[in-house]
Record summary
SAM riboswitch aptamer (S box leader) from uncultured Mitsuokella sp., 101 nucleotides, folded computationally. The sequence is in RNAcentral, with records from MGnify. Its mean pLDDT, the model's own confidence on a scale to 100, is 84.

RNA sequence: CUCAUCUAGAGCAGCGGAGGGAGUGGCCCGAUGAAACUGCGGCAACCAUUGACUUUGUCGAUAAGGUGCCAAUUCCUUUAGGUAUAUGCCUAUGAGAUGAG
Numbered sequence: 001c002u003c004a005u006c007u008a009g010a011g012c013a014g015c016g017g018a019g020g021g022a023g024u025g026g027c028c029c030g031a032u033g034a035a036a037c038u039g040c041g042g043c044a045a046c047c048a049u050u051g052a053c054u055u056u057g058u059c060g061a062u063a064a065g066g067u068g069c070c071a072a073u074u075c076c077u078u079u080a081g082g083u084a085u086a087u088g089c090c091u092a093u094g095a096g097a098u099g100a101g
Base pairs, nucleotide, nucleotide: 001101002100003099004098005097006096011040012039013038014037019029020028021027025076026075041070042069043068046066047065048062049061050060051059052058053057074095079092080091081090082089083088
């Protein structure tokens, strides 16, 4: 840089000792113990393996391996449009995250 996905799902212990949720603003989490690190466990099914079929694809199955993830929709957020207008909802888009190339 390109493509795909992002309203589902899944946590305990040790260590550590004040931060964390990308950034801005908000709103939250945190001494009933944050981040980081370690161990074990789990979720999911991107890569992977595999079956069927109308075969550069579609729909399933599996979870040993490579990643990822395990508060809150990606916690909400930008921009444009639509709708009702107390303030919300919907669509697209931007930004971000993850995977594959």